Background
This is a predicted structure of a 74-nucleotide RNA (transfer RNA). Model confidence (mean pLDDT): 81 of 100. Its Rfam family is "tRNA". By type it is a transfer RNA.
């Protein structure tokens, strides 16, 4: 330098035939239970989907350019 894959709440992770309220697990907050609790039960908060453009009536999803991570080739 070229090519491929990936980037989604604090962490992991699903969703990509374009349209929903973006799952789920862990963690966090509150409440209940309990002698106490990091155990058990219930409820809740938390993501402008890496950044910027484009296509479209409409983009996490398609296209382009950057940035970052991993891998391959030279």
């Nucleotide at each position: 330098g070229c090519c491929c894959u990936c980037g989604u709440g604090g962490c992991g992770a699903a969703g990509c035939g374009g349209a929903u309220u973006a799952a789920c697990g862990c963690g966090c907050u509150u409440c209940c239970c309990u002698c106490c609790g990091g155990a058990g039960g219930a409820a809740g908060a938390g993501a402008u989907c890496g950044c910027a453009g484009g296509u479209u009536c409409g983009a996490u999803c398609c296209c382009u350019g950057c940035c970052g991570a991993g891998g391959g080739c030279g």